[in-house]
A computed fold for a 1560-nucleotide RNA from a Pseudomonadota bacterium, annotated as small-subunit ribosomal RNA. The sequence is in RNAcentral, with records from ENA. The source organism's lineage runs through Bacteria, Pseudomonadati and Pseudomonadota.

RNA sequence: AUGAAGGGUUUGAUCCUGGCUCAGAGCGAACGCUGGCGGCGUGGAUCAGACAUGCUAGUCGAACGAGAAUCCGGGGGCAACUCCGGUAGUAAAGUGGCGAAAGGGCGAGUACUACGUGACCAAUCUACCCUUUAGAUGGGAAUAACCGCUGGAAACGGCGGAUAAUGCCCAGUAAGCCUGGAAGGUGGCAUCACUUUUCAGGGAAACGGUUGGGAUCUUCGGACCUUCUGCUAAAGGAAGAGGUCACGUCCUAUUAGCUUGUUGGUGAGGUAACGGCUCACCAAGGCUUUGAUGGGUAGCCGGCCUGAGAGGGUGGUCGGCCGCACUGGGACUGAGAUACGGCCCAGACUCCUACGGGAGGCAGCAGUCGAGAAUCUUCCGCAAUAGACGAAAGUCUGACGGAGCGACGCCGCGUGGAGGAUGAAGGCCUUCGGGUUGUAAACUCCUGUCACCCGUUAUGAAUUGCGACGUGUGAACAACACGUCGAGUGACAAAGGCGGGAGAGGAAGCACCGGCUAACCCUGUGCCAGCAGCCGCGGUAAGACAGGGGGUGCUAGCGUUGCUCGGAAUCACUGGGCGUAAAGCGCACGUAGGCGGUCUCGUAAGUCGGGUGUGAAAGCCCUCAGCCUAACUGAGGAACUGCGCCCGAUACUGCGAGGCUAGAGGAUGGGAGGGGAGAGUGGAAUUCCUGGUGGAGCGGUGAAAUGCGUAGAUAUCAGGAGGAAUACCAGUGGCGAAGGCGACUCUCUGGUCCAUUCCUGACGCUGAGGUGCGAGAGCUAGGGGAGCAAACGGGAUUAGAUACCCCGGUAGUCCUAGCUGUAAACGAUGGGCACUGGGUAGAGGAAUUCUUAUGUGUUUCUCUGCCGGAGCUAACGCGUUAAGUGCCCCGCCUGGGGAGUAUGCUCGCAAGGGUAAAACUCAAAGGAAUUGACGGGGGCUCACACAAGCGGUGGAGCAUGUGGUUUAAUUCGACGCAACGCGAAGAACCUUACCUGGGCUUGACAUGCACGGAUUAGUUGCCGGAAACGGUGAUGACGCUCGCAAGAGUGGAACGUGCACAGGUGCUGCAUGGCUGUCGUCAGCUCGUGUCGUGAGAUGUUGGGUUAAGUCCCGUAACGAGCGAAACCCUUGCCCUAAGUUGCCAUCAGGUAAAGCUGAGCACUCUUAGGGGACUGCAGUUGUCAAAACUGAGGAAGGCGGGGACGACGUCAAGUCAUCAUGGCCUUUAUGUCCAGGGCUACACACGUGCUACAAUGGUCGGUACAACGGGUUCCGAGGGCGCAAGCCGGAGGCAAUCCCUGAAAGCCGAUCUCAGUUCGGAUUGGAGGCUGCAACCCGCCUCCAUGAAGCUGGAAUCGCUAGUAAUCGCGGAUCAGCUACGCCGCGGUGAAUAUGUUCCUGAGCCUUGUACACACCGCCCGUCAAGCCACGAAAGCUGAGUGCACCUGAAGUCGCUUGCUUAACCGCAAGGGGAGCGGCGCCCACGGUGAACUCGGUGAUUGGGACUAAGUCGUAACAAGGUAGCCGUAGGGGAACCUGUGGCUGGAUCACCUCCUUU
Repeated sequence: AUGAAGGGUUUGAUCCUGGCUCAGAGCGAACGCUGGCGGCGUGGAUCAGACAUGCUAGUCGAACGAGAAUCCGGGGGCAACUCCGGUAGUAAAGUGGCGAAAGGGCGAGUACUACGUGACCAAUCUACCCUUUAGAUGGGAAUAACCGCUGGAAACGGCGGAUAAUGCCCAGUAAGCCUGGAAGGUGGCAUCACUUUUCAGGGAAACGGUUGGGAUCUUCGGACCUUCUGCUAAAGGAAGAGGUCACGUCCUAUUAGCUUGUUGGUGAGGUAACGGCUCACCAAGGCUUUGAUGGGUAGCCGGCCUGAGAGGGUGGUCGGCCGCACUGGGACUGAGAUACGGCCCAGACUCCUACGGGAGGCAGCAGUCGAGAAUCUUCCGCAAUAGACGAAAGUCUGACGGAGCGACGCCGCGUGGAGGAUGAAGGCCUUCGGGUUGUAAACUCCUGUCACCCGUUAUGAAUUGCGACGUGUGAACAACACGUCGAGUGACAAAGGCGGGAGAGGAAGCACCGGCUAACCCUGUGCCAGCAGCCGCGGUAAGACAGGGGGUGCUAGCGUUGCUCGGAAUCACUGGGCGUAAAGCGCACGUAGGCGGUCUCGUAAGUCGGGUGUGAAAGCCCUCAGCCUAACUGAGGAACUGCGCCCGAUACUGCGAGGCUAGAGGAUGGGAGGGGAGAGUGGAAUUCCUGGUGGAGCGGUGAAAUGCGUAGAUAUCAGGAGGAAUACCAGUGGCGAAGGCGACUCUCUGGUCCAUUCCUGACGCUGAGGUGCGAGAGCUAGGGGAGCAAACGGGAUUAGAUACCCCGGUAGUCCUAGCUGUAAACGAUGGGCACUGGGUAGAGGAAUUCUUAUGUGUUUCUCUGCCGGAGCUAACGCGUUAAGUGCCCCGCCUGGGGAGUAUGCUCGCAAGGGUAAAACUCAAAGGAAUUGACGGGGGCUCACACAAGCGGUGGAGCAUGUGGUUUAAUUCGACGCAACGCGAAGAACCUUACCUGGGCUUGACAUGCACGGAUUAGUUGCCGGAAACGGUGAUGACGCUCGCAAGAGUGGAACGUGCACAGGUGCUGCAUGGCUGUCGUCAGCUCGUGUCGUGAGAUGUUGGGUUAAGUCCCGUAACGAGCGAAACCCUUGCCCUAAGUUGCCAUCAGGUAAAGCUGAGCACUCUUAGGGGACUGCAGUUGUCAAAACUGAGGAAGGCGGGGACGACGUCAAGUCAUCAUGGCCUUUAUGUCCAGGGCUACACACGUGCUACAAUGGUCGGUACAACGGGUUCCGAGGGCGCAAGCCGGAGGCAAUCCCUGAAAGCCGAUCUCAGUUCGGAUUGGAGGCUGCAACCCGCCUCCAUGAAGCUGGAAUCGCUAGUAAUCGCGGAUCAGCUACGCCGCGGUGAAUAUGUUCCUGAGCCUUGUACACACCGCCCGUCAAGCCACGAAAGCUGAGUGCACCUGAAGUCGCUUGCUUAACCGCAAGGGGAGCGGCGCCCACGGUGAACUCGGUGAUUGGGACUAAGUCGUAACAAGGUAGCCGUAGGGGAACCUGUGGCUGGAUCACCUCCUUU
């Protein structure tokens, strides 16, 4: 020293860049809602528009002349009337003086004649005021008022007559003053100034006015004295005015040249004064990129607002200055004006008029109209302050002091205080318990501010003047001056203060509540209505809309809008940038300018220090003080960061002088090179021509075709012609400033490097303008033309193909001479100098070591690359060739789009180039990096993914599901994989949700309350009905108390009635829980700590191997861990132990026709419990002494033994509100519920999934063998009997290792059929039966007899499966009365083929790459066209404003001239003169007019592009290799994006090669 905050918004996320936006403060404000009091301020910002009415500048009788009326009194008169006195020397008017130039208003004009700051006038003026000095003598002529006549409607005059002054004039005097001359002195600042002496000339005045006195005089007016005042001349002061200079003072270059009184000189005029201020002449100057001239805008300042400051904005109130006064011009008067309330003229406007003429100027105070979002009373008073006049009293003052109106602002106060819980009622919410409003209210006790009523009382008042007294002056007791005392003076003011009275009584709103940003719920609404400052809310659960409740903020206000500063370091002086975000000119040379090596001396301009003057007051700041406080105000201080002057310092910069050699340049000797220009000369190749050989094709493509070829092509040989380009060498190699430069030779020529250290001596760097060079395309003219090739023609491709591909082909490409001047002209990196660790490679030199070679090492200079340290960077990256650290100079940027466009100017032959906006629109646009996803990018790997195989589907018939259609209904859901033999493991009724019809309404079901009550529950009848249901009967209970009993009372369940409520397969799976599917049993998904990164994130998890596996090993800034994988679990395969019935039967015994049938037994099988077993454990080989792989042994089993259960983080708003649960919504005599019947079973069709087949590996018949899993009491049901059979009768046994279902089938052994629509196949249909069931019509299954359809292996396409698998064969079970089961879930029997492999299809994992994608490629996105709307440009024109130029006209007026007319003062006896005025003329000149231009606007048929607008049309250009890499310049073409040619760029993916780098 007191001062500095940020947030939201681009992304999936991040960092950066960058805009938009918010929070703050302020205002002369306005608008909306609301409004109690007071104080202090403030209030026409717009139309400098127009103004009715009143007021805003007068005053002086002590400068002057004149002088009423009216009324009163008195007199005269009959009266009308008249006279006198007073009113009154008054009013009004006039002459004269002073003032009116101040005060007050406004900001149009003015970018400089203004303003601010500082100087200067030696180039000036100044009334009133102050100080000083001197003076005021003698005269004169008029004129207004007034009177008379007279013009005019009026305004206003005309003529004649009279008169005064402090009005006017003449003369005299002149110290000083002014002019001129001469001679000195002093000083200064250039011209000069001051001063002394002297000479010549010149010019003043009011003996005024006045109070008092009555000493002196008097003509009685006065003189005179005294006081004050006025006048003249001069000097000085104070205050003011005028002029000059320096510096400062907005935007625009799409304004670059301007200027003729212009610049200067001489002379003259003019002015108070300098001056081209004006004029004549002479000269040709003056200003300007340090921005002249022009255009636009604007009064300037003190200050005010904001800001940390620096700045930015602003100039209202107050103060200083300027300008203006209806518009333009002009002078007069005056000390002062070119004069707001004066004059003249012109113009516009308004008013009066008798039409002849006149009048007017609120940007003074009020007030009116108008326009506008918007800004006040036609108030009071001169009491105070101040001004004019006056000697004064005083008069005048819309200055001023006050009041009024407006919440317009600032400040202060109030709308009550304390207590008060049943936390009242009501409201709102609720999870129904409660919570909140809320001590809030009520209620109790108080207080009395403000407002109201009554009373009382200060300050602003001090003077002048008046009265009294004192002192001084004076001749004076007068008067005057000064002092003291006294009386008197208030618009405001019904205000302020104080006291009293009454009563909580009269006094609270506004905005907001999604984030920013303090504050949350309910209801309504349903992308509607609406909100919104930005982001954004609203599509049925909105904290964002609207209302309510509650809350937050501020408070007599609160919000909104507008504007300014801030935040914004977002124009960056303080304090920014330019490789990729906006931004380095394509490159060089060079002018102005800027900057500049080293030493010495001088100077002191910059710079620094001290002093001094100024920087008005007010304001800001500090302190103190006055209003109750504050706002407000007063006093003092500080400050005013500035400018001037004086003195000093001299490091640095500048300037002057003299040196130096390190910068720069030169000289000498060498070197390398596609540097440039011109001329000439080659070889290879293409094409063409000629000739030979030859004989059918060639050519071209993804494949083709057009094209060429029997008139002989292609191919091949020889010869020739012509043009263009220069293979290899050739290289991140060379040269050049850049563009660019490539065969060889010659000539001319530029630059550069090295060495020597000889010369010059700062000669340097940069460079606005300027000039030159400048790829390709393009243009002009003339040549040339082989190849290539825009345009164009043809062929293909395609939906189309104005393209990509192919065949042709013209401009052009080449040369000469010109023009153009642009490119991704790039290192997207301006030039110069210096400094700051390294490594490595290459090019050109030089010195030197070793040594002689085409050598090698070291050092050094220049150049070209790469990698990297520090540092820098948003990151990527840069990194001695800087994007590091500094200095100097230039260029450029300031959100995206519009747009590098329009317009203007300029260059160009044109194409076009350069310069370069705005309206409008968006909240982003963008850079780098990250994680994903994706790619018609890459690499590695896996999977019945393909391939290799086996069997199917797609064709037939049937079954079943779905779509569609139909229907009264065909209930609903599921829709790619992952809906479709799915929910449904059983639709004839039921189920059932659907339809039709009939019923019920507290309900079929739950709970509670109230009332009723024995009629009840139960049992059992009758009537109607299809039933439900409705109606109507009979019988008929319990507990407790009392009672002998009869019975009475009472109670609960039930029932009835009523109220709450039930109910809903109604809606929302996009409000949800739960459950499930899928990627996928794929190998992944994460975390902690650490580390790296600003960060998102990365690392771990990548890499090398290996695995089925993120499985394991190794490596490793990671180390560990979790969810997954594996294992644990179940099952199966081997063994052991234990147990031994219902299981078993080897041995022993009994026994049968046979049989574990019986005893005995538990060995075996088996059962069910527990163990063992397999772990790459062992050997070999390979492998990194690893993990692991391969082979082998042993073993029942071998490398996860087989199978199952188990499904990570997550994805699909996947599925399910109809399993269940559940929020919200809807329904309540119905969307609930009951019943009957019907439907879910329909049938032209289409699809999915299956079954059975098409047959001989078969069918049929006979005989015969072997399972396992399971199930069984409303059940399984044996043996036996009946029936061809389904089945029936019957019932043993079995609640099951016991009995039953239970005969397994394929198979095997025989027989037969003999290739056919069949002895295949079995659909369909007829008949007869059986079973279940209340009931088989719609609509069940089974049996027998008969019937005997399609179908002879299935198009495009497509599915499953890798071993006990596929294929094939049968068996069981759930659901279930029965069954549509050929389905589903299980069980066992028989039992294959193939895999070389990973190119391809599909899917997946990991790594990497590109990306404009992130709703993530089903992405994004471009242009035409069509529609709507908006602003802009062009445009035949039309129209307005402004500016200068040329010319015409020429009011008033100054100035000049003047022969006409007029004329008091002076001169003159007079005539006349001098002078003046009028008139006339001339110069200048306002308004006005004409002409040709220019500038800026408005409008304009039509036209051009542009911006914007949920779902329009055509295509697909770009982003991935975007499917033809893209882009830049240019040219041509095309509906459009675009395509093609030519040159360039990488800001191109991929693969390979070269070079280089890193490590060893």